[in-house]
RNAcentral holds the full RNA, with entries from SILVA. This is a predicted structure of a 1673-nucleotide part of an RNA (large-subunit ribosomal RNA, half A) from Microgenomates group bacterium GW2011_GWF1_44_10.
Context: one part of a larger RNA
């Protein structure tokens, strides 16, 4: 690793249902100032939750029912109640805290608080109880917002009416249009609302209020960028039916400019009044009372079964009975007519309702005639203009209706309407009002479901709108099951204890044990068998040894494993093309996507048929699902044609009888199924956006109000003073002075650079460095500005971790020509990637190509033959052009030469000749292709019509062409082929190349391409070439490699090559030169000898010399030299992991190469054998459907078309299975072509339901959607454990690095100390505990459980006002609403009476002790004033003063604090004592009262006047005069001293109850003793004052003082003393490197006060004190 077994984890599946969903029937439908809806807080024997209730609180009274138990549920227990009738059910009443419209006032809802009256009570004005006190409107009333009465206010799911009113979207863009008068907002109403009794509809033989349904009708109506779309009415059929009342004329009464009340009267064939006549009855009602009946809100009666068997249990099975107006349903230990509750049926109400009927009351209602005097709804009708609505978009548009503006009638001899308008005709009577039912929706009760069954059904089966998230609006889960019955495991053991485990016990079962029915998979383990350490790879398929197990007498056989061999690159999607290194998926389980409605077209089937079908509705039956009947309104069809009038088997066109067009020679209608389509979200998921209404300024931006903060050091502006200087100035010097968006630098604010951090300490931090730091500074608290917006020293910055337009909810399932996904099987056929058009190019439409059906029936295709036209390939140069060589001619031209004639040359033109070029040249001209015909052949080919599509990205290769570089896996066109959509064989491997088209099986045969040495199936023979491993990469170029072939020449008269010899003489040729002698150079290059020998082809010398060569002879003895072509080779030839350019080994008379020949191998091809299936034809059977046999031809397949089936859930029919064990789960065995199946099977688990057959209905099939939910892996025992220091001992304990104590060590110390505010909300303290929480541990904790804890006249709130908010009246505005006066509210400010010490486990300015203070009341005493006009006093409302104010700088006083020294107390050391010495520590006290008090302020007092202070004033202000006066008076004032204090505290010492310990000794409540002085220095940012200076010129109100006014009253005020009162709320703890904001016990953020020593300028920095801490591995 594979397999098996057994477990765990997990919670699928099955079964179940308490809960939902949808409907039907009946009934019912508003609540509220008599305090609602909704809440807060309470109420029990009771701690919590739900429900119920309200201080009369788990209930009270009464009237009924009912009959034995009860005190609601979780949920036991305790204690009680009940035949004197409880609990319980129903009717009517009672009580009903506080908030809430909330209503006496206020307010941060559930709290605070005022006034008056009454009652109680009190010493008291404090306290208790009750009642009243809001605003608005109306009416009456009052001098009066005076009083009285009535009403309103707010809430409500859906339904209704009215007002305001979007956008996405659709139109493939977009603006009219659409969406849509929808969503949403607002106002108002009811059980329904609205509408409603014709100034109507219309042209019929007219109808006769409104509402709702069907139909007309998606209309031959109409509207409409006549686009998208929008879309009636009349008439008809039904449901339900119901009609009435005023105004006016006239009369009467009252009133007297208008009128009110009563009578009268209410309409269109006009009516009424008035006039005349007649009548006293009829009918109706929607009003009230009473009665009766029916019925509702509780109830009551209600038939009929036993035995046996199995079982834990009987409802099962067997046997035998019974009831039925009851066999609906549920429960009961499995499935019950006869067990229980019920059911059919019958019956019942003191009380309160409902409906109907009757009676009475009340109300309403009626005739005829004549006449034409009066009346019959006025800013109305109507006209015009501008809008809106109506299907009707301004249109030819009717006023049909409504509204704004401007005009503006008539009066029955009148007026309105009839879709422009006119006439005729018809019809109705406006300008006043009411009106049930049929209709819509909610709730209750009853019932039902081919609805769901815990990922479903409501979001919610369960204490769910809960937990949780968010500032807020708002968002919003998960979570069911023991058993028949808790019989819920007594007792024992292990263990610190608990879980747990083991015994025991219960139970049918405990693998049903509270994590519990069943208990799948992923995943995690254990045991057993086989296998694996020289072997690479989609992990399998086929073959297969060994081992093990089963089986057998032994075999066979079966199972597990799998050495080894061959072949073999997952799935999906998207693509020309994927193993792809392109997409998607960690794995498993569950959920998860073409549906429904209504139209349309077609298919199949059914019914009827010139007809066919009903709709709404009604009736009947019934278990109101439904079925049957009625209903023909209406639809389609039966006749067409035309623009229409119209005509009509014809019509139209037309002059036409012609011609032509469309028709006629019958077939439809309805229903069901399926397919497609339209409208709807329309297969599912997915935007960014748009709009509406709300929520946010607790972050941040700006502003308003009120407060706070900024160590220390430096510089030295203006101005002043002095001196100089000047006519005076200016100016200069010194000094003083202390300015500054001044300088340095902490706190504070910020963030320049670097590093770290980057799953962080931190969703922006840390370390170092850096900028500002008296200013345009920073900051707290309270407030204002809101998204079409705000704010902005503008960065598009910020507006709650969100900003080129916040967030939340809704329109909404917006839209998405785009991406992804789209779930079972088999059979038949089978594409396209092209054309045209396109705001079109990745979309779509039509055509083309596919499929199915019908019709036709070879019309198709191939081969051959015949007949055609053509202008391509080729070829050619005759045309058109291009173009080379030569010749000739010509001449105007040019150049040169020549005296000239002229000659030469060049170019042009013409012509001849030779050789040429062309897609847009052709004197010519094929092959193919195409058209037609004929013959033959094969195949369901072709064509038309109808239903359904898909396709519009194509790719390589071969051929012909274009572009490009005759480049490209480039791109375009045409033809072909393959892939796409095609497997198999070959090419090593390799979509597109070669061969060949897979129905299945086959250990048969033959072949194709390609092969035959081994890997690897199959080979030999005869010849050639190659030596390069060429074969088994490559060019120009090179090559005396080799083979073949051809040609010229030499050659026995001796070639070619080697060897031997010669290679000479004139001459050192001449010239030149220093020299030049064959060989520097120039010129010439002869002659001789000879077999041959250059006036020399090289080497060489200074020049010679010398050596070779050419040439010759000899030797040798047969071929040789040269050139050209072809075959195979060689060189040219350098890269990166490793040979690596034959697949490998390896191959050389090949296993290379060329040629020939004969065999063989080789595929899913062909053939053979067997089988399946499709189509066609046919046979037999059969009524048909179909079945059977035979034959032929088929059966690769993507998009796609067609056909046939499997399975799942539910329903019906009828039949079965099941406790002797259903479904589900885990396996085995078997069947079928597959989905699948086993009612011909089987083992274990499970413990109650399930299924075959025939039909029907669908939430009907999953592997993928970065799918959703849950579970579980991997990574991984990995990263990490969040600033820095611990060590030892003892104790406790089951257990100690972590808890406690002690000792040592270390850290902070302008904080890591102490105290407040905000916020938190019990975290505080004690005891107990340690499952979770604490990043480890834990005996510990800010954790868990149970208890306890917050004490106030003096502290804060409470009083006052700021910004702001609300806002009586008021103003403005479509609605909601906006603003705002008085006023109220509102601290961050003003005002304001207590200090010290002690005490608790936990509180203290709160308790206690001591010492004080304020206000009010009361009593007494003293003094003063008053009782009368003024006046005291009280209350109310006013006036005035005061309260009352900036920054900076500077100076003085004082104090806190600190330091030094001494003294005193104390301790220690020197053995002890004393002295002395040394050393640490200590030497302290408040408010308040009294007395002083540095000083500071220039006024103060009297008299007179008085136009101001909204009235008054004796007050203030102002004017005048007099007195006193600069520290005297008054006022303010830090502080000092004394008292407070005979007290408290107090370093230290002593005694010591008691506790611990074996002891030594240690701890120790409590008690007692105890110094408590002086000097010097320093010295504040604290405090009291003063001064200077600057410009930006620096709150309000109350308390307080004082003065009038008004009212009241006879007592009042001050002081002293005694007594009383001072309510209510807050008070614990924390306040931060763990209690706040940051998801955390988070290195971040967060306002104020105090803050010691040494060094130091310093609150810097370093080290320390007090105090705190050692950072939870």
């Nucleotide at each position: 690793g594979c397999a098996a077994a057994u477990a765990g984890u997990g919670g699928a599946u099955g079964c179940c249902u308490u809960g939902g969903c949808a409907a039907u029937a009946u009934g019912u439908g508003c609540c509220g100032a008599a305090g609602a809806a909704g809440g807060a807080c309470g109420c029990a024997c009771a701690a919590g939750a739900c429900c119920g209730c309200g201080a009369a609180a788990g209930u009270c009274g009464u009237c009924g029912g009912g009959a034995a138990g009860c005190u609601g549920u979780c949920a036991c227990g305790a204690a009680g109640c009940a035949a004197u009738g409880a609990u319980c059910c129903g009717g009517c009443g009672g009580u009903g805290u506080c908030c809430g419209a909330a209503u006496g006032g206020g307010g941060c809802a559930a709290c605070c608080u005022u006034u008056u009256c009454u009652g109680g009570g009190u010493u008291a004005u404090u306290c208790c109880a009750g009642a009243a006190a809001a605003u608005u409107u109306u009416u009456c009333u009052u001098u009066a917002u005076u009083g009285a009465a009535a009403a309103a206010g707010g809430g409500g799911c859906a339904c209704g009416c009215a007002c305001c009113a979007a956008a996405c979207u659709g139109a493939a863009a977009u603006a009219u249009c659409u969406a849509a008068g929808u969503a949403g907002g607002u106002g108002c109403a009811g059980g329904a609302a609205a509408a409603g009794a014709a100034a109507c509809c219309g042209u019929a033989u007219g109808g006769g209020a409104u509402u709702c349904c069907c139909u007309u009708a998606g209309u031959a109506a109409g509207c409409g960028a006549c686009g998208a779309g929008c879309g009636a009415a009349c008439a008809g059929g039904g449901a339900a039916u119901a009609g009435u009342c005023u105004a006016a004329a006239c009369c009467a009464g009252c009133a007297u400019u208008a009128g009110c009340u009563g009578g009268g009267g209410u309409u269109g064939u006009a009516g009424g009044a008035g006039c005349c006549a007649a009548a006293u009855g009829u009918u109706c009602g929607a009003u009230g009372u009473g009665a009766a009946u029916u019925u509702g809100u509780a109830g009551c009666a209600g038939a009929a079964c036993g035995c046996c068997a199995u079982g834990g249990a009987a409802u099962u099975g067997g046997c035998g009975a019974c009831c039925a107006a009851a066999g609906a349903g549920c429960a009961u230990g499995a499935u019950a007519g006869u067990u229980g509750c019920g059911u059919a049926u019958g019956u019942u109400a003191a009380a309160c309702g409902a409906a109907u009927u009757c009676a009475c009351a009340c109300g309403a209602u009626a005739u005829g005639g004549a006449u034409u005097u009066c009346c019959u709804a006025a800013g109305u009708a109507c006209u015009u203009u501008c809008g809106g609505a109506g299907a009707c978009g301004g249109c030819a548009a009717a006023c049909u209706c409504c509204g704004g503006g401007a005009g503006g009638a008539a009066u029955c001899u009148g007026g309105g309407g009839c879709g422009a308008c006119c006439a005729c005709g018809c019809u109705c009577c406006a300008a006043g009002a009411c009106u049930a039912a049929a209709u819509a929706c909610g709730c209750a009760u009853a019932u039902u479901g081919a609805c769901c069954g815990a990922u479903a059904g409501u979001g919610a089966a369960c204490g769910a709108g809960u937990a949780c998230c968010g500032u807020g609006a708002g968002g919003g889960a998960a979570a069911g099951g023991u058993g028949a019955a808790a019989a819920g495991a007594a007792g024992g053991g292990u263990g610190g204890a608990a879980c747990a485990c083991c015994c025991a016990g219960u139970g049918a079962a405990a693998u049903a044990g509270c994590a519990a029915c069943u208990g799948a998979a992923a995943c995690u383990a254990u045991u057993u068998g086989c296998u694996c350490a020289c072997a690479a790879a989609c992990a399998g398929a086929c073959a297969g040894a060994g081992u093990c197990g089963g089986g057998u007498u032994a075999a066979a056989c079966c199972g597990a494993u799998g050495a080894u061999g061959u072949c073999g690159u997952g799935c999906c999607u998207a693509u020309u093309g994927a193993a792809g290194a392109a997409u998607g998926a960690a794995c498993c389980g569950g959920c998860g996507a073409g549906u429904u409605a209504u139209g349309g077209u077609g298919u199949a089937c059914u019914c009827c048929g010139a007809g066919u079908g009903u709709a709404a509705g009604c009736u009947g039956u019934u278990g109101u699902c439904a079925c049957a009947g009625c209903g023909g309104a209406c639809g389609c069809g039966u006749a067409g044609u035309g623009a229409a009038a119209g005509c009509g088997a014809g019509c139209c066109u037309g002059a036409a009888u012609a011609g032509g067009g469309c028709g006629c020679u019958u077939a439809g209608g309805a229903g069901u199924u399926c397919a497609c389509u339209a409208u709807a979200g329309a297969c599912c998921c997915g935007a960014a956006a748009c709009c509406a209404g709300g929520u946010g300024a607790g972050c941040u931006a700006a502003c308003c109000a009120u407060g706070a903060c900024c160590a220390g050091g430096u510089u030295g502006a203006a101005g002043g003073u002095a001196g100089g200087g000047u006519a005076a100035a200016a100016c200069c010097u010194a000094u003083u002075g202390g300015a500054g968006g001044a300088c340095c630098g902490a706190a504070c604010c910020g963030u320049u650079c670097a590093g770290c951090g980057u799953u962080g300490c931190a969703a922006g931090g840390c370390u170092g460095u850096c900028g500002g730091a008296u200013g345009a500074g920073u900051u707290g608290u309270g407030g204002u500005u809101a998204g079409a917006g705000g704010u902005u020293a503008u960065a598009u910055g910020c507006c709650a971790a969100u900003c080129g337009a916040a967030c939340c909810u809704g329109g909404a399932g917006a839209u998405a020509g785009c991406u992804g996904g789209u779930u079972c099987u088999c059979c038949c056929c089978g594409a396209a990637a092209u054309a045209u058009a396109u705001u079109u190019a990745g979309g779509u439409a039509u055509a083309g190509g596919c499929u199915c059906g019908u019709a036709u029936g070879a019309a198709c295709c191939c081969u051959u033959c015949u007949g055609g036209g053509g202008g391509u390939a080729g070829a050619g140069c005759a045309c058109u052009g291009g173009a080379u060589g030569g010749g000739u001619g010509u001449c105007c031209u040019c150049g040169g030469c020549g005296c000239a004639a002229g000659c030469c040359g060049a170019a042009g033109c013409a012509u001849c000749u030779a050789a040429c070029c062309a897609a847009a040249c052709u004197c010519c001209g094929a092959a193919u292709a195409c058209c037609a015909g004929a013959a033959g052949g094969c195949g369901c080919u072709g064509u038309a019509c109808g239903g359904g599509a898909c396709u519009c990205a194509g790719a390589a290769c071969g051929g012909c062409g274009g572009a490009g570089c005759u480049a490209a896996u480039u791109u375009c066109g045409c033809c072909g082929c393959u892939c796409a959509a095609a497997a198999g064989g070959g090419a090593a491997a390799c979509a597109a190349c070669c061969c060949a088209g897979a129905c299945c099986a086959u250990c048969g045969u033959c072949u194709a391409a390609g092969g035959u040495c081994u890997c690897u199936a199959a080979a030999c023979a005869c010849a050639u070439c190659u030596c390069a491993g060429u074969g088994g990469u490559a060019a120009a170029g090179g090559u005396a490699g080799u083979c073949a072939c051809a040609a010229u020449c030499c050659u026995c008269a001796g070639a070619c090559a080697c060897c031997u010899a010669g290679g000479a003489g004139g001459u050192c040729g001449g010239c030149u030169c220093a020299g030049a002698a064959g060989c520097a150079g120039c010129c010439a290059u002869c002659c001789u000898u000879g077999a041959a020998a250059g006036a020399a082809a090289g080497c060489g010398u200074a020049a010679c010399a010398g050596c070779u060569c050419a040439c010759u002879a000899g030797c040798c003895g047969a071929g040789g030299u040269u050139u050209a072509u072809g075959g195979c080779g060689c060189c040219g030839a350098a890269a990166a992991c490793g040979u690596a350019u034959c697949g490998a080994g390896g191959c050389u008379c090949a296993a290379g190469u060329u040629g020939u020949g004969u065999a063989c191998c080789g595929a899913a091809g062909a053939c053979g054998u067997g089988g399946a299936u499709u189509u066609u034809a046919u046979u037999u059977c059969g009524a048909a459907a179909g079945a059977u046999g035979u034959a032929a031809a088929g059966u690769g397949g993507u998009a796609g078309g067609g056909g046939a089936g499997c399975g799942u859930u539910c329903u019906c029919c009828g039949u079965g299975c099941u406790g002797u064990g259903a479904a589900g789960g885990c396996g085995g065995c078997g069947g079928g072509u597959a989905a699948c199946c086993g009612a011909u099977c089987u083992g274990c688990u499970g413990g109650a339901g399930c299924g075959a057959g025939g039909a029907g209905a669908a939430g009907u099939g999953c592997g993928a959607a970065u799918g959703c939910c849950g579970g579980u892996a991997u990574g991984a025992g990995u990263a990490g454990c969040g600033a820095u220091a611990a060590u030892g001992a003892a104790g406790u304990g089951a257990g100690a690095a972590u808890c406690u104590u002690c000792a040592u060590c270390u850290c902070c110390g302008a904080a890591u100390g102490u105290c407040c505010a905000a916020g938190g909300u019990u975290u505080c303290c004690g005891c107990a505990c340690c499952c979770a929480c604490g990043u480890u541990c834990g005996u510990c904790g800010u954790g868990u459980g149970c208890g306890g804890g917050u004490u106030a006249g003096g502290c804060g709130a409470c009083c006052c006002u700021u910004a702001g908010g609300c806002g009586a009246g008021g103003c403005c505005g479509u609605u909601u609403g906006g603003c705002g006066u008085a006023g109220c509210u509102g601290a961050u400010g003003g005002a304001u009476u207590a200090c010290c010490g002690g005490u608790u486990a936990a509180u203290a300015u709160u308790c206690c002790g001591g010492u004080c203070c304020u206000u009010g009341g009361u009593a007494u005493g003293u003094u003063u004033c008053g009782u009368u006009a003024c006046g005291a006093c009280u209350u109310g409302g006013g006036g005035a003063g005061g309260g009352a104010c900036g920054g900076a700088a500077u100076c003085g006083g004082a104090u806190a604090g600190c330091g030094c020294a001494a003294a005193c107390g104390c301790u220690c050391c020197g053995a002890u004592g004393a002295a002395c010495g040394a050393g640490u520590c200590g030497u302290u006290g408040a408010a308040c009262c009294g007395u002083c008090g540095a000083g500071a302020c220039a006024g103060u007092u009297c008299c007179c006047g008085c136009a101001g202070g909204c009235a008054a004033a004796u007050c203030c202000a102002c004017g005048g005069g007099g007195g006193c006066g600069u520290u005297u008076a008054u006022u303010c004032g830090a502080g000092a001293c004394g008292g407070g204090a005979c007290c408290a505290c107090g370093a230290g010492c002593g005694c010591g109850a008691g506790g611990c310990g074996a002891a030594a000794g240690c701890c120790g409540a409590g008690c007692g003793c105890a110094a408590g002085u002086u000097g010097c220095g320093u010295g504040a940012u604290u405090u009291c004052a003063g001064u200077u200076u600057c410009c930006a010129a620096g709150a309000a109100a109350a308390g307080c003082u004082u003065c009038g006014c008004a009212a009241g009253c006879a007592g009042a005020a001050a002081c002293a003393u005694g007594c009383c009162a001072a309510a209510u709320c807050g008070u614990a703890c924390u306040g931060a490197u763990a209690a706040c904001c940051g998801a955390c016990a988070c290195a971040g953020g967060u306002g104020g006060a105090c803050u010691a020593g040494u060094c130091g300028a310093g609150u810097a920095g370093a080290c320390u004190a007090a105090g705190g801490a050692g950072a939870g591995c």